[in-house]
RNA sequence: GGCCUUAUCGUCUAACGGUUUAGGACGCAGCCCUCUCAAGGCUGAAAUACGGGUUCGAUCCCCGUUAAGGCUACCA
Repeated sequence: GGCCUUAUCGUCUAACGGUUUAGGACGCAGCCCUCUCAAGGCUGAAAUACGGGUUCGAUCCCCGUUAAGGCUACCA
């Protein structure tokens, strides 16, 4: 240099192009419960890497960028 894969809440992980105001678990915050703590119950905040495109409609398809990982070639 070339090619391939991946990128979603703090972490892990779902979501046939339309069911989405993007779900769940852990964690976090508040409340309940408890003599206290833990456990348990209820509620809440929290994410689609970035920029374009296709489409009536994009987390999903295409292109580019960025980052991470992998394979490979050349030089020496």

This is a predicted structure of a 76-nucleotide RNA (transfer RNA) from an Ignavibacteriota bacterium. Taxonomically the source falls in Ignavibacteriota (Bacteria, Pseudomonadati). Its mean pLDDT, the model's own confidence on a scale to 100, is 83.